This is a predicted structure of a 345-nucleotide RNA (Bacterial RNase P class A) from a Candidatus Obscuribacterales bacterium. The coordinates come from a structure-prediction model, not an experiment, and the mean pLDDT is 77. NCBI's taxonomy places the organism under Bacteria, Bacillati, Candidatus Melainabacteria, Candidatus Obscuribacterales.
[in-house]
RNA sequence: GAAGUCUCGCAGACCAUCGCGUCCUUCCAAAAAGGAUGAGGAAAGUCCGGGCACCGCAGGGCUGGUCGCUGGGUAAUGCCCAGUGCGCGCAAGCGUGAGGAUAGUGCCACAGAAAUGUAGACCGCCGGCUUGCCGGUAAGGGUGCAACGGUGCGGUAAGAGCGCACCAGCAGAGUCGAGAGGCUCUGGCUAGGUAAACCCCGCUAAAGGUGCAAGGCUAAGGUAUAUCUCGAGACAACAGUGGCCCGCUGCCUCGAGAUGCCCAAGCUGCUUGAGGGUUCAGGUAACUGAACUCCCAGAGAGAUGAUGGUCUAGAACAGAACCCGGCUUAUGCGCGGCUUCGCAA
Repeated sequence: GAAGUCUCGCAGACCAUCGCGUCCUUCCAAAAAGGAUGAGGAAAGUCCGGGCACCGCAGGGCUGGUCGCUGGGUAAUGCCCAGUGCGCGCAAGCGUGAGGAUAGUGCCACAGAAAUGUAGACCGCCGGCUUGCCGGUAAGGGUGCAACGGUGCGGUAAGAGCGCACCAGCAGAGUCGAGAGGCUCUGGCUAGGUAAACCCCGCUAAAGGUGCAAGGCUAAGGUAUAUCUCGAGACAACAGUGGCCCGCUGCCUCGAGAUGCCCAAGCUGCUUGAGGGUUCAGGUAACUGAACUCCCAGAGAGAUGAUGGUCUAGAACAGAACCCGGCUUAUGCGCGGCUUCGCAA
């Protein structure tokens, strides 16, 4: 210098004038004035996990979906961190479709001799003869994604793990590691693949469901032939109870008691949080703990804009709607670590 790879940071700042939303102060109140504060790194997608609220606590049985190596983190997850195995890359690094094929079922079309097993012989090689038949063979060739472990040597009539060396796989033993797994030795020599096919196993266990349009309060008006509670009876159908079945409850009748029930509209839920910042300690890390400190949008047809000046060097993707933690996608720049190659000293 070039190429590559991996984190991290920023997303304009300050001042002045005017204009907006919320809160606070002054004020009897209002108005006015003053002060504080006011969209993101993804606010997006709605793909996950929760907080919170309501339904249930009349359940029992069955069933479904996600996830799937090991350990750790977290409120929790399909997330994050650290590892292991496998694959890609010269490397830094990246990816992971990573439990089980000896529980069972299914599939491997076509081609090919043969792809469900004591499987298989088209060409070929060897032997025997009656010369077109018999026997042996699966090393070579062909077909195919895949052909019965691979390469090499020996051996053989020709061959074959038939024997040997190295390697892969499988099994056993020892050893290292919390573990996934690694290493060493030994052995018979050895048909497979596929579970992102059905399935089995394990976690999740209310299988939870619905979601701020959840829910709560007040309520003009309507309803008292209404609404609710308790007791007894009856229970075919219907409705509810997250899916199905059983069960249960309601609906029906009688008795007793209470004053409720529904809606327009308004208020609330609504922002103090699994919160932010700094420092210290622990941990490889994710993260955890402690001390100190800060309050930082709550609109409701939906607020943050305009002008001027300074700094600067330019702004791309793009606007909260109950809240939070992730993942994914979109996008303009900047600093740095590491790897490889080339050149120079």

It matches the Rfam family "Bacterial RNase P class A". Its family is annotated with tRNA processing, ribonuclease P activity and dimeric ribonuclease P complex in the Gene Ontology. By type it is a ribozyme.